Transfer RNA from an uncultured Clostridia bacterium, 74 nucleotides, folded computationally. It matches the Rfam family "tRNA". It is annotated as a transfer RNA.
RNA sequence: GGACACAUAGCUCAGCUGGUUAGAGCGUUCGCCUCACACGCGAGAGGUCGAGGGUUCGAGUCCCCCUGUGUCCA
Repeated sequence: GGACACAUAGCUCAGCUGGUUAGAGCGUUCGCCUCACACGCGAGAGGUCGAGGGUUCGAGUCCCCCUGUGUCCA
């Protein structure tokens, strides 16, 4: 230098062919339970979906470009 893949919550990830409110597990906070702790149960907080632009009535999803990470080729 070239090719491909990936980037969504604190962490690991899902999100189908573009469509009603962006979700799960773990973690975290509060409550219940217990003499207490753990386990268990219930509820909550936490997201400009990597940045910018475009297409569309509508974009996490499609297109362009940039950045970062990984693998491969040279």